[in-house]
Molecule: small-subunit ribosomal RNA
Organism: uncultured bacterium
């Protein structure tokens, strides 16, 4: 710092999406350690249990346990004993005194702090800065003064008593630092004065006089502590004010204690805080009121910043404590763990009543995607009480749980190539995983074990904790995953899947070769984490202050007047609000930044500094803005003199035309249309003449002319009236510009009331058109159009361009006015104001704008922020209604859009070409047959080809074979190829079985080549597996080949130039050509593939050569090379010459010469590309499928079937003909050895016998036919020949399915063909025969060959196809497009 996505491509506009950072997070997979932090964001939902606020006996009464002293009842080991008893350590009861201080009580202090939560709150709640001359403050500090003397009670307690309990009731006793008088008392308070001083005001302060009022408590270890009054401080609080603090106007008016005053009450204090009375105010577009949402801030996240978002943790403030209300106590509360009342809920109950409040710490249920232990300790810090010891403290300090976050460390390190094995891929060669592993050496962070052992407390006291840390030892041992890999975005292959399964943040991927799905290998990224999801900022200049726009992309209000507001000319004073500078106060700490330091580092923490861009006060400055004073005239306005005009409004007048009425003339039609019909007309129309009626509109002039703010305004005259322009410079002296709301005007249509109505004309009716035609066309026709008055308030109300001012090259028209020159109604120069065109700078995405800006600047207003939903819904306002104005959301898409580019397309335009039409000739379509296709059939009728460009096509030839299809019978390393091993058995031939393949039997010669004699190879058989095989699939995986547009004239490139770019130019233009052929011009100059030419053939001549050709020789032989012919080489044709036209060109036209004349005729030759065109069945080939079968062999069948449809041909329908006759005439090009076959003979013939000649200019096929001549037929089914029967021939193992030919007989349809449609422009069409390939045989097909040999073309309007230019376009899969509506 950007990127992807609209298009065939481009530029722009514009949205969507991504890459970054963050988090109280959650989810998925995974998980070694430590440090520091953090952890109910949801139900301010409900809560079991425990703990979280007590303390003081040095205020007081009473006083349990316990202890001490005293006391000594009772028991009593043991000793003694005369056995009666005595002594006795010890245990030690009651009682008394003291200590002690639990439980409960009186009293004091504290429970208003600390801790939690964010429901409420849009507020002086919070932040910031001021003020309190309107206030309070326990404990603490300082100072001054004091503490005298009395009194009466109430708890506890005792007794009685109620109740289930909670909790009481009564009687009696008692203490105090509890309570109450009295005394004293001022620097206190109150009242009434006096003096001084200060303040912005009310007023404050100091001194002073008088009167009145009010205090106290003791304890004790004799150190002290406590008490009362007053003053001051500190701390904490309370109140007031300036400024700031979300959103909605589809919330515009709100307010009666409301606003103010007087008085009173109340408060610590001001105050409508409360009350009585009086007045009628107060707030509000600078957004009141109302609705929605929300605790605020320091800060946090992000950002370059300005900003945007946020308010967890830490800190400050506020609010709340089950919900609502209320006060009491107190220095302080309207009180989380106090009271009372009410509500809801839960619990106890003996049903009469009671108890409770986790938004304290743990914990439970619930809700939820989701958030921890019913832990330890008061050791530290801090708090409460106490004189203190001390007690209490879920504040706090610690530990536990959680990768929730940040930070740090580790999971080894070095060497190690046979580049191991395995995996994956592979072109099978290898590559990669990969120095990775193994292996060798080594280390010990973490870890484990043992031992020592802190700081935190400088005396004691340590929960943490035997923790951190240290030492020793062991051993690489215990520790790696997650996501991604089509582009954005770093990283690629294989397999599976087959629009399925799935992926996806956006574009999108998947329909059989998926780098996008799933898996694997590999790779990339991060790493104890990695991904996903949600949210925020960024990117997004996509709300634009910094930093956007509005002609066509979204966006200028229809227009003016004008209020508030905003902005505003020259000069000169003053002030100092803005502005600038200095100083002061404040801007808490923490955070962030910089520096230094402490934990091994870091996170984390400590110290210092700067900063906190702000607010306030104060001192200055005075250029600019502002305020104010004076002044000026250029902005603006007034006056004066002129002037143009469809400016407005009212009244009057006019002629032309339409229609109607009356009368005349006149007769059969008129009218209307693409063509018609409805309609009008013999009851007299239309036409024409005259007269009349009525309404509406004003031809020509008329003009990118005029006027008006816009809408708009058009005959003439008159009245009234608005505005502009020019000139002048007398007057005013900034009076100006813009303009939210507001007011006014505002086309057409429409509405209301009343008129009017000639023409026109929604609706409606009829006639046409059409598949239909609620349309376009025609005939009629009502509202309406017109007038008056009143509504409506919208238009593509457009220049799609708001208003104003200034500045910024020119040129050329036109309208109005002025000045100067001018022999002056001309013309020229010039100034001002309008209205057009062209054009530079500049602007713009481009188109374009360009002094009438869309340029350069300033001011003000309006409007825009992706497309659709939608200018819709709801609400409100307006309207008689129609409707108008204002104006969303849900949902949905990844685009929608602008300008320009290249194509394609157009029943757009211009030009041109083609048997494209036209002009002609012959056909097809009708018949029969042949052949191909479809269909239907079948065991199979193998497959392919499908508009032109499939259909006598692949097939230049299916009886078997071919053959791929079907039925049956067989084989399985195979019919065919390569490799290993073994053998030389076998095989050929013959016989038998069988439909054959095949099987069985028999079985000859006994293998061929080389040899170093070892063997090797070939062949054959057997066997094993690798593999063979496939006319199986995919022509949409392919190569190659081919068709087609089209033998159309096009298709491109380099450099340059133009354009932001796609692209353009060149290649367009003027001519010309068959041609992008050539010439000229030109920001182009050249070049390439095409065109043409070069090639073949044909047409003429020359020359050379020539046998098998030819020959003037009668024939032959021989000879010759002239001619014909053959085949080599040349010549020839180039618009070269002449004339005309043309632009002095290219070229065209005419002519000469010439065999041939304007590419002479024909052929080969097919640019860039299009059609996913055809072909996997010519061949090749990827992938898939098959492997005792989808392969191979074999027999028979089928490809030849047949209600039908189509294509292509042949033969005909006849007289331009058929048939017959002629010792009847004339070709070219070919073929021939498993061949062509002559003469001769046989046969009616097909053909047969036989075999001369010929591997061909020699021989043969081979007779050309139409034609010509003569004869006949005489318009008929004559003709025609299908079909069928019989008899034959040929080929071939074989002619039944299923060949061809011959003879005789039979003798079908058909008499020129509907709609429609094909070919052909000259040696062509038409017609006639000949040959060849394939081939044993089979042609009406195909490919060649020659013979005879026409007609017509005015011309390019139309049909079809094509080329070039231009235009439109919302098409680009490109009109078979795109797209709208209805229905499903």
């Nucleotide at each position: 710092a950007g990127a992807g996505u609209u298009u065939g491509a481009u530029c722009c506009u514009g949205g969507c999406u991504c890459a970054g950072g963050a988090c109280g997070a959650a989810c998925g997979c995974u998980g070694g350690c430590g440090g520091c932090g953090u952890g109910c964001u949801u139900a301010a939902c409900a809560c079991a249990u425990g703990c979280a606020a007590g303390u003081c006996g040095a205020a007081c009464g009473a006083g349990a346990a316990u202890c001490u002293g005293u006391g000594g009842a009772a028991c009593g080991a043991g000793g003694a004993u005369u056995c009666g008893u005595c002594c006795a350590a010890g245990u030690g009861a009651a009682g008394c005194a003291g200590a002690g201080g639990a439980c409960a009580g009186u009293g004091g202090c504290g429970g208003a702090c600390g801790g939690g939560u964010g429901a409420g709150u849009a507020a002086c709640g919070c932040g910031u800065g001021a003020g309190g001359a309107a206030c309070c403050u326990g404990c603490c500090u300082u100072u001054c003064a004091g503490a005298g003397g009395g009194g009466g009670a109430c708890a506890a307690c005792a007794g009685u008593u109620g109740g289930a309990a909670a909790c009481g009731a009564c009687u009696g006793c008692u203490a105090a630092u509890a309570c109450c008088g009295c005394a004293u008392g001022a620097c206190a308070c109150a009242u009434a004065g006096a003096u001084g001083u200060c303040g912005c005001a009310u007023g404050g302060c100091a001194u002073u006089u008088a009167u009145g009022u009010c205090a106290a408590a003791g304890a004790u270890u004799u150190a002290u502590c406590g008490c009362u009054g007053a003053a001051a401080g500190a701390u904490g609080g309370c109140c007031u004010c300036g400024c700031g603090u979300c959103u909605g106007a589809u919330u515009a008016g709100a307010u009666a204690g409301u606003u103010g005053g007087u008085g009173a009450g109340g408060u610590a204090a001001c105050g409508g805080c409360u009350c009585a009375c009086c007045a009628a105010g107060u707030c509000g577009a600078c957004g009141a009121u109302c609705g929605g949402u929300a605790g605020c801030c320091g800060g946090a996240c992000u950002g370059a910043g300005a900003g945007g978002u946020u308010g967890a943790a830490c800190g400050g403030c506020c609010a709340c404590a089950u919900u609502g209300g209320a006060a009491c106590u107190g220095a302080g509360a309207u009180a989380c763990g106090g009271u009372c009342c009410a509500g809801a809920c839960u619990c106890c109950u003996a049903c009469g009543g009671g108890a409770g409040g986790c938004a304290g710490c743990a914990g439970u249920g619930g809700g939820g995607a989701a958030u921890a232990u019913u832990g330890g300790g008061c050791a530290a810090u801090g708090g409460g009480c106490g004189a203190a010891a001390g007690c209490c403290u879920g504040a706090c300090c610690c530990a536990g749980c959680a990768a929730c976050g940040c930070c740090g460390c580790g999971u080894g390190a070095a060497g190690g190539a046979a580049g191991a094995a395995g995996g994956u891929c592979u072109u099978c060669g290898g590559a990669u995983u990969g120095u990775a592993a193994a292996c060798u050496u080594u280390u010990g962070u973490c870890u484990u074990a043992u031992g020592g052992g802190a700081c935190g407390a400088u005396a004691a006291u340590g929960a943490c904790g035997g923790u951190a840390c240290c030492a020793u030892a062991g051993g690489a041992g215990g520790a790696a995953g997650c996501c991604a890999c089509g582009a954005c975005u770093a990283a690629c292959u294989a397999c599976g899947u087959g629009c399925c399964a799935g992926c996806a943040g956006u574009c999108g991927c998947g329909g059989u070769a998926a780098u996008a799905c799933g898996u694997a290998g590999g790779u990339g990224g991060c790493g104890a984490g990695c991904g996903u999801u949600a949210u925020c900022c960024g990117g997004a200049a996509u709300u634009a202050u910094u930093g956007g726009g509005u002609g066509u992309a979204a966006a200028g209000g229809g227009u003016g007047c004008g209020u508030a507001g905003g902005c505003g000319g020259g000069a000169u004073g003053u002030a100092a609000a803005g502005u600038c500078a200095g100083a002061u106060g404040u801007g808490a700490a923490a955070u962030g930044c910089c520096g230094c330091g402490g934990c091994u580092c870091a996170a984390c923490c400590g110290c210092g500094g700067a900063g906190c861009u702000g607010c306030a006060u104060u001192u200055g400055a005075a250029a600019c803005u502002u305020a104010u004073g004076u002044u000026c005239u250029u902005g603006a306005g007034u006056g004066a003199a002129g002037u143009a005009g469809a400016g407005g409004u009212a009244a009057g007048c006019g002629g032309a035309a339409u229609u109607c009425c009356u009368a005349g003339u006149g007769u059969a039609g008129c009218g209307g249309u693409g063509a018609a019909a409805u309609g009008c007309g013999u009851a007299g129309a239309u036409a024409u003449u005259a007269g009349g009626a009525g309404g509406a509109a004003c031809a020509c002039c008329a003009g990118u002319g005029g006027c008006g703010a816009a809408g708009g305004c058009g005959g003439c005259c008159u009245g009234c009236u608005g505005g502009g322009c020019u000139u002048u410079a007398a007057c005013u002296g900034a009076c100006g510009c813009u303009g939210a709301g507001g007011c006014a005007c505002g086309a057409a249509a429409g509405c209301g009331u009343g008129g009017g109505u000639a023409g026109c004309a929604a609706a409606c009716a009829g006639g046409a058109u059409u598949a239909g035609a609620u349309a376009c066309c025609c005939u009629g026709g009502u509202a309406g159009u017109c007038c008056a008055c009143g509504c409506c308030g919208u238009a593509a109300a457009c220049g799609a361009u708001g208003a104003a001012u200034a500045c910024u090259a020119g040129g050329u028209g036109u309208c109005g006015g002025g000045g100067c020159c001018g022999u002056a109604u001309a013309g020229g120069c010039u100034c001002c104001g309008g209205u057009g065109c062209c054009g530079c700078c500049g602007c713009a995405a481009a188109c374009g704008c360009a002094g009438u800006a869309a340029g350069u600047a300033u001011u003000c207003c309006a409007c825009c922020u992706g497309g659709g939903g939608a200018g819709u819904a709801c609400g409100u306002u307006c309207g008689c209604a129609a409707g108008a104005a204002u104006g969303a959301a849900a949902c949905u898409c990844a685009a929608a859009g602008g300008a320009a580019u290249u194509g394609a397309c157009g029943g757009g335009g211009a030009c041109c070409c083609g048997c494209a039409c036209a002009a002609g000739c012959a056909g097809u379509g009708g018949a029969g047959u042949a052949u191909g296709u479809g269909g239907a059939u079948u065991a199979a009728u193998u497959c392919g080809a499908a508009g032109c460009a499939a259909c006598g096509c692949g097939a230049a030839g299916a009886a078997c074979c071919u053959u791929a299809c079907c039925a049956g019978g067989u084989c399985u390393u195979g019919a065919c190829a390569u490799c290993g091993u073994a053998u030389g058995c076998a095989u050929a031939g013959c016989u038998c079985a069988g439909a054959g393949a095949u099987g069985a039997g028999u079985g000859a010669a006994a293998u061929c080549u080389c040899u170093u004699c070892g063997g090797a190879g070939a062949c054959a058989u057997a066997u094993a597996g690798a593999c063979a095989g496939g006319u199986g699939g995919u022509g949409c995986a392919u190569g190659g080949u081919u068709g087609u547009c089209g033998u159309c004239a096009g298709c491109u490139c380099g450099u340059g130039u133009c354009g932001u770019g796609a692209g353009a130019u060149g290649u367009u233009g003027g001519g010309u050509u068959a041609a992008g052929u050539c010439c000229c011009g030109c920001a182009a100059c050249g070049a390439g593939c095409g065109c043409a030419a070069c090639c073949c053939u044909u047409a003429u001549g020359g020359u050379c050569a020539g046998u098998u050709a030819c020959u003037a020789c009668g024939c032959a032989a021989g000879a010759g090379g002239a001619c014909u012919c053959u085949g080599g080489c040349c010549a020839g044709a180039c618009u070269g010459c002449c004339g005309u036209u043309g632009a002095c060109a290219a070229a065209a036209c005419g002519g000469a010469g010439g065999a041939a004349g304007g590419u002479g005729g024909g052929g080969a030759u097919g640019a860039c590309g299009u059609c996913a065109a055809a072909u996997c069945a010519u061949c090749a080939u990827g992938c898939c499928c098959u492997u005792u079968a989808u392969g191979a062999c074999u027999u028979g069948g089928g490809c030849u079937a047949c209600a039908c449809a189509c294509g292509u041909a042949c033969u005909a329908c006849a007289a331009u003909g058929g048939c017959g006759u002629u010792a009847a005439a004339c070709a070219a090009a070919g073929a021939g050895a498993a061949g062509c076959a002559a003469g001769a003979c046989c046969g009616c013939g097909a053909g047969g016998u036989g075999g001369a000649g010929c591997a061909a200019a020699a021989c043969u096929c081979a007779g050309a036919a139409a034609c010509a001549a003569c004869g006949u037929c005489c318009c008929a089914g004559u003709u025609g020949g299908a079909c069928u029967g019989c008899a034959g021939g040929c080929u071939g193992c074989a002619a039944c399915u299923c060949g061809c030919c011959u003879g005789c007989a039979c003798g079908a349809a058909g008499u020129c063909g509907g709609a429609a449609u094909u070919g052909c422009u000259a040696g062509u069409a038409a017609u006639c025969g000949c040959a060849g390939a394939u081939c044993a045989g089979c042609a009406u097909g195909c490919u060649g060959c020659g013979g005879u040999g026409a007609a017509u073309a005015c011309g390019u309007u139309c049909c079809c196809g094509g080329g070039c230019c231009u235009u439109g376009c919302a098409c680009a899969c490109a009109c078979a497009g795109c797209c709208c509506g209805u229905c499903a």